[in-house]
RNA sequence: CCAGCCGGCUGGACGGUCGCUGACGCAACUCGUUUUCCGCAAGGAGGCGGCAAGCGGCGGAGGAAAGUCCGGGCUCCAUGGACGAACGGUGGCGGCUAACGGCCGCCGGGGGUGACCCUAGAGACAGUGCCACAGAAAACAGACCGCCUAUGGUCAAGUCUUCGGGCUUACCGCAGGUAAGGGUGAAACGGUGGAGUAAGAGACCACCGCGCUUCCGGCAACGGAAGUGGCACGGCAAACCUCACUGGGAGUAAGACCAAAUAGGAGUGGGCGCGCGGCGUGGGCAACUGCGGCCGCGGAGCUGGUUCAGGCCCUCACUCGGGUUGGUUGCUCGAGGUGCGACGCAAGUCGCAUCCCAGACGAAUGACCGUCGCGGGGCGCAAGCCCCAGACAAAACCCGGCUUACAGGCCGGCUGGCAAA
Numbered sequence: 001c002c003a004g005c006c007g008g009c010u011g012g013a014c015g016g017u018c019g020c021u022g023a024c025g026c027a028a029c030u031c032g033u034u035u036u037c038c039g040c041a042a043g044g045a046g047g048c049g050g051c052a053a054g055c056g057g058c059g060g061a062g063g064a065a066a067g068u069c070c071g072g073g074c075u076c077c078a079u080g081g082a083c084g085a086a087c088g089g090u091g092g093c094g095g096c097u098a099a100c101g102g103c104c105g106c107c108g109g110g111g112g113u114g115a116c117c118c119u120a121g122a123g124a125c126a127g128u129g130c131c132a133c134a135g136a137a138a139a140c141a142g143a144c145c146g147c148c149u150a151u152g153g154u155c156a157a158g159u160c161u162u163c164g165g166g167c168u169u170a171c172c173g174c175a176g177g178u179a180a181g182g183g184u185g186a187a188a189c190g191g192u193g194g195a196g197u198a199a200g201a202g203a204c205c206a207c208c209g210c211g212c213u214u215c216c217g218g219c220a221a222c223g224g225a226a227g228u229g230g231c232a233c234g235g236c237a238a239a240c241c242u243c244a245c246u247g248g249g250a251g252u253a254a255g256a257c258c259a260a261a262u263a264g265g266a267g268u269g270g271g272c273g274c275g276c277g278g279c280g281u282g283g284g285c286a287a288c289u290g291c292g293g294c295c296g297c298g299g300a301g302c303u304g305g306u307u308c309a310g311g312c313c314c315u316c317a318c319u320c321g322g323g324u325u326g327g328u329u330g331c332u333c334g335a336g337g338u339g340c341g342a343c344g345c346a347a348g349u350c351g352c353a354u355c356c357c358a359g360a361c362g363a364a365u366g367a368c369c370g371u372c373g374c375g376g377g378g379c380g381c382a383a384g385c386c387c388c389a390g391a392c393a394a395a396a397c398c399c400g401g402c403u404u405a406c407a408g409g410c411c412g413g414c415u416g417g418c419a420a421a
Base pairs, nucleotide, nucleotide: 001417002416003415004414005413006412007411008410009409010408012372013371014370015369016368017367018366020060021059022058024056025055026054031049032048033047034046036045037044038043062392066403067402069401070400071399072398073397074251075250076249077248087247088246089245090244091243092106093105094104095103096102107121108119109118110117111116122242123241127240128239129236130235131234144182145181146178147177148176149175151173152172153171154170156169157168158167159166160165190208191207192206193205194204209231210229211228212227213226214225215224216223217222255329256328257327258326265320266319267318268317269316270315271314273312274298275297276296277295278294279293280291281290282289283288292313302310303309304308336355337354338353339352340351341350342349343348374390375388376387377386378385379384
């Protein structure tokens, strides 16, 4: 100097003019009231209360406010408790956290020269299923080409011959052996080398791989070492499945309160009616109270004319319909921010100090001007001048994460290459 990897910050500054809004403090006029004072009275002054124009300083949209993907806080509903089933979620080990599918560290596997990045990473001997096409063959598979041997054949070639034939090579057929070489495929039933064989093959040997046993390091995942065994039945579970852990629902339009208004509406089905006492059950802090509930005692009962049916009042459940769509609250002090210190590899935890940093409700947080700065473009030898005004994008109960979008600028660390000294 070039290229790359990881992390962090920012995403305008200053001044002026006008405007919006929240909490806090002060508060005129008008209004109500008055056991005080003045006044004959009307009324006035003062006090108290309400209203609120206005005044004062302080504050006012993000790193993602987005997606609504996770986890919670909070509110309401459900749930007797536990277990289980169904349906989901997570999935190496250890730690952090309120919790998580998040974060940190480590281990294994994959990618990269490397810094680093990715990882849906438990189980394939519980079971079921799939591996198309190609290929001989896709899980105790298998011979297409090939290699070897024996045998038969050829107006074949060569050579030898004791002239019977023998040997070697080539081609074809049949039989046997073979799975090392080649081919197919994403993947071919261990790999490399040796020795051996007619040719080959873990059939044999060494090393690697794999299984088992023991030891060492580590909290563990896992890593290492030694011994031993010729040892094979591959892959896919981001296929069904099995295993381990784990999961109630809805959501701030959740909920709470106040005011106001309507229709004390209509229909269907059930209950079965008085008094007293006791029991049960629901509500309630309690006193008490709803259910014509159950039992006992006493007494009473609308209409029909009666072992029953119907009606009235009350009550329970369901369905239809009507009214109110106003205000207050929830609503911002919180698993909070910042600084320093200690512990920890880190994520984080603890201690001390300090700060308050939006709470709107048809929805505030803005508009304009000037100067400067970052960035881009044009002219110019230069000095300089002119132009543009530059990303993604708006809180709505809150918090911890993840994911997605982002013009430009700055800082730190690391890796590789080139050159010089």
Molecule: Bacterial RNase P class A
Organism: Hyphomicrobiaceae bacterium